This is a predicted structure of a 457-nucleotide part of an RNA (small-subunit ribosomal RNA, 3' major domain) from uncultured Microcystis sp. The RNAcentral record of the full RNA draws on ENA. The prediction has a mean pLDDT of 80. Its Rfam family is "Bacterial small subunit ribosomal RNA".
Context: one part of a larger RNA
RNA sequence: UGACGGGGGCCCGCACAAGCGGUGGAGCAUGUGGUUUAAUUCGAAGCAACGCGCAGAACCUUACCAGCCUUUGACAUGUCCUGGAUUGUUGGCAGAGAUGCCUUCGUCUCUUCGGAGCCGGGAACACAGGUGCUGCAUGGCUGUCGUCAGCUCGUGUCGUGAGAUGUUCGGUUAAGUCCGGCAACGAGCGCAACCCACACUCUUAGUUGCCAGCAUUCAGUUGGGCACUCUAAGAGAACUGCCGGUGAUAAGCCGGAGGAAGGUGUGGAUGACGUCAAGUCCUCAUGGCCCUUACGGGUUGGGCUACACACGUGCUACAAUGGUGGUGACAAUGGGUUAAUCCCCAAAAGCCAUCUCAGUUCGGAUUGGGGUCUGCAACUCGACCCCAUGAAGUCGGAAUCGCUAGUAAUCGCGUAACAGCAUGACGCGGUGAAUACGUUCCCGGGCCCCUUGUAGA
Repeated sequence: UGACGGGGGCCCGCACAAGCGGUGGAGCAUGUGGUUUAAUUCGAAGCAACGCGCAGAACCUUACCAGCCUUUGACAUGUCCUGGAUUGUUGGCAGAGAUGCCUUCGUCUCUUCGGAGCCGGGAACACAGGUGCUGCAUGGCUGUCGUCAGCUCGUGUCGUGAGAUGUUCGGUUAAGUCCGGCAACGAGCGCAACCCACACUCUUAGUUGCCAGCAUUCAGUUGGGCACUCUAAGAGAACUGCCGGUGAUAAGCCGGAGGAAGGUGUGGAUGACGUCAAGUCCUCAUGGCCCUUACGGGUUGGGCUACACACGUGCUACAAUGGUGGUGACAAUGGGUUAAUCCCCAAAAGCCAUCUCAGUUCGGAUUGGGGUCUGCAACUCGACCCCAUGAAGUCGGAAUCGCUAGUAAUCGCGUAACAGCAUGACGCGGUGAAUACGUUCCCGGGCCCCUUGUAGA
């Protein structure tokens, strides 16, 4: 000097408290451990692994297992021989297929006629190939502390030196933010601002919108018009700017006015020096090591979907603030090749009727039967529909999680990957709360001081 432990002071955070809704009990979905297995491929491991890599395992994927087959190789460059342009094309046999054998048809370009180019077959060798090992040899990328307010440097000064000072102190802030003081004076990376979206207005522009005013229609449908809505390009607008109080006449804080918005307007993007030898050699790249008739390559089938059990994350419920039947409006994102024009487009809400507290007209697991779709192919192992069946479950122990506003809760919709497959992920809008006295306590973090001890220089 910095780290850890103990103590003190100051401060912050859905950290506690105040509230709302959950998890932990049930069934199922999904991931993991364990066990099993020929194989159940591999990785991820407190927070920061466990609906994670996987934006989608029937084959493929696929890395695993069993069988069959192959060895210059599925792929690249080079040498030699041989044939022919190229994509080749028809049919048969054997086989699970890969593949092997036979067969039909067709056939080069340039040329100085030496050959060259392209493709197929063959030979030997250099080599290819490896999702094999090492993330504790690495690059790149990422998580985390943490969007926490910190981390440093130059010159000067102090100290024998390691180092200190600045960065401490008094106020203040979301902030090392700003003000004042000070042996310091300045500067850099961070903070903030500059970027994007939303909220207001104006300008420009009207193949969306409008009875706003006129005519017309079932209908903005048509004439007509860009006022409004909207769309999309630009501009403006917020700066503690104004007033009062407070403060040190400062920075600021409190209240008010005006304003669509007020003190960082809201949300996003943005992640300092570093920490965890954190994660990834299975995205990719790469050192070293290892395999080379196999740890490479091809193929069929199986496995990754197993199941006494344990855990994580979710979905659906246990009902009357509800279920069922009927009726019934109103979105936004996005996608469809092009399309503000056409298409895909809600549900909860509301109204009427019924059920009347029950394992029920709650709940829907499980099982039987019948079908639809995708796809060579749904047996292992897909989704959906219909009929029947109707399990556990009556609000969940200890414990534990999320959330401060258009948030929680609740309701549906869209998209990616995808032949097919979501309760997952990422987005979108509809309805729309309660509570925050406060910082004593729990957890985490920041600054300063004291003390002693540990390890280290």